Transfer RNA from Actinoallomurus acaciae, 72 nucleotides, folded computationally. Its mean pLDDT, the model's own confidence on a scale to 100, is 82. The source organism's lineage runs through Bacteria, Actinomycetes, Streptosporangiales, Thermomonosporaceae and Actinoallomurus.
[in-house]
RNA sequence: GCCGUACAAGCCGAACGGGUGAGGCACCUGCCUUCCAAGCAGGGGAAUCGGGUUCGAGUCCCGAGUACGGUU
Numbered sequence: 001g002c003c004g005u006a007c008a009a010g011c012c013g014a015a016c017g018g019g020u021g022a023g024g025c026a027c028c029u030g031c032c033u034u035c036c037a038a039g040c041a042g043g044g045g046a047a048u049c050g051g052g053u054u055c056g057a058g059u060c061c062c063g064a065g066u067a068c069g070g071u072u
Stems, first nucleotide, its partner, number of pairs: 001071007010025003019055001027043005048064005
């Protein structure tokens, strides 16, 4: 340089044929406890960026970025 793959919350990680984005940990609040932890109940936060297609895009297409792998 070229080719391929993957980008989702602080971290991990589902869904699907394109139709309002699960769950776990962490975080916050309350309960419990003499206190802390554990436990229980509740709560908030997310699709790397820019375009395109479409009534509708995290999902399909194009470009960019980052990471990883392959190759000369």
Rfam family: tRNA. Rfam's curators write: Transfer RNA (tRNA) molecules are approximately 80 nucleotides in length. Rfam classes the family as a transfer RNA. Its family is annotated with triplet codon-amino acid adaptor activity in the Gene Ontology. The sequence is in RNAcentral, with records from ENA and Rfam.